[in-house]
Context: one part of a larger RNA
RNA sequence: CUGGGCGUAAAGGGCGAGUAGGCGGCUCGUUAAGUCUCAUGUGAAAUCUCCCGGCUCAACUGGGAGGGGUCAUGGGAAACUGGCAGGCUUGAGGGCGGCAGAGGAAAGCGGAAUUCCCGGAGUAGCGGUGAAAUGCGUAGAGACCGGGAGGAACACCAGAGGCGAAGGCGGCUUUCUGGGCUGCACCUGACGCUGAGGCGCGAAAGCGUGGGGAGCGAACCGGAUUAGAUACCCGGGUAGUCCACGCCCUAAACGAUGGAUACUGGAUAUGGGGGGUAUCGACCCCCUCCGUGUCGUAGUUAACGCGUUAAGUAUCCCGCCUGGGGAGUACGGCCGCAAGGCUAAAACUC
Numbered sequence: 001c002u003g004g005g006c007g008u009a010a011a012g013g014g015c016g017a018g019u020a021g022g023c024g025g026c027u028c029g030u031u032a033a034g035u036c037u038c039a040u041g042u043g044a045a046a047u048c049u050c051c052c053g054g055c056u057c058a059a060c061u062g063g064g065a066g067g068g069g070u071c072a073u074g075g076g077a078a079a080c081u082g083g084c085a086g087g088c089u090u091g092a093g094g095g096c097g098g099c100a101g102a103g104g105a106a107a108g109c110g111g112a113a114u115u116c117c118c119g120g121a122g123u124a125g126c127g128g129u130g131a132a133a134u135g136c137g138u139a140g141a142g143a144c145c146g147g148g149a150g151g152a153a154c155a156c157c158a159g160a161g162g163c164g165a166a167g168g169c170g171g172c173u174u175u176c177u178g179g180g181c182u183g184c185a186c187c188u189g190a191c192g193c194u195g196a197g198g199c200g201c202g203a204a205a206g207c208g209u210g211g212g213g214a215g216c217g218a219a220c221c222g223g224a225u226u227a228g229a230u231a232c233c234c235g236g237g238u239a240g241u242c243c244a245c246g247c248c249c250u251a252a253a254c255g256a257u258g259g260a261u262a263c264u265g266g267a268u269a270u271g272g273g274g275g276g277u278a279u280c281g282a283c284c285c286c287c288u289c290c291g292u293g294u295c296g297u298a299g300u301u302a303a304c305g306c307g308u309u310a311a312g313u314a315u316c317c318c319g320c321c322u323g324g325g326g327a328g329u330a331c332g333g334c335c336g337c338a339a340g341g342c343u344a345a346a347a348c349u350c
Base pairs, nucleotide, nucleotide: 003322004321005320006319007304008303012318014201015200016199021194022193023192025088026087027086029084030083031082033081034080035077036076037075038074039073040072041071048066049065050064051063052062053061054060091191092188093187094186095184096183097182098181099180103177104176105175106174107173108172109171110154115149116148117147118146119145120144125136126135162169163168206247207246208245209244210243211242215241216240220236221235222234223233258317259316260315261314262313263312266295267294268293269292270291271290272289273288274287275286276285299306300305323350324349325348332343333342334341335340
């Protein structure tokens, strides 16, 4: 020395499938690598502890004994871990029967509304604001009716609701396709959990090429406001927002809470399934599995709070933190078309 932590104090990787590795259910046999034990050897001297002695004491010092840690060889033990061989079914996977869903991709279709164009009818305003003005309108606007074009988004249903690993997903139909839940207990027989690297996915903005462009709208231009107003308000408006393909790879990517498994009082609401009771049948009521919320017991927490969806009690694996600033910066490396991203210091200073 063998540490303490990560919801809000510094700290959970944005998310997933998975390589190496770490860890791993019940049972029988065997082995003896780990483990334990015994013996022998080794473990220099000095140092350390104890005993005896020498300087008048002590420090110091002489002698003897001991301990320590490691290793090697040999003998032994076999509970646990590991290896090998066999068995099992509860973990995991599969099969069969059902079920719910904005899960993903592509194609097609629909209606409302905005804008624009054409026509009709009609006349002096419209629009906008706190109030105005810029703006639009007698070259006929706005309001109203009919027709057409085009793009984007899908009112009600809609829910504290559902689905997805996360990002995220909402009109309708079809095709292709992923996952989940439930009932049976038919099959396999530990096939499992986690996961450094690497790989894939990853809102918005942004970038490249080509298309598209209704509405909205960074930049920009006007009008106001104001001391000023490079803003908030108003009138315009380009990129962009949309599509295809290719990049970028970030976020308050949040539950600010990594994943898996087991255990530990309840109450209530809601979504999906199964069973029972009841009934002509459905509803109601009861049990059970999975999900989503709220309130709370024990417990926990610095407090707030969390509380079977744990931040409780435990185990396994990964990631991360170690005073503030400098700084998520410099340098270097890797990635990128660029913007920049990832990795990541120090001087100095408090």

A computed fold for a 350-nucleotide part of an RNA from an uncultured prokaryote, annotated as small-subunit ribosomal RNA, central domain.
Its mean pLDDT, the model's own confidence on a scale to 100, is 88.
Rfam family: Bacterial small subunit ribosomal RNA. Gene Ontology terms of the family: ribosome and structural constituent of ribosome.
The full RNA is in RNAcentral, with records from ENA.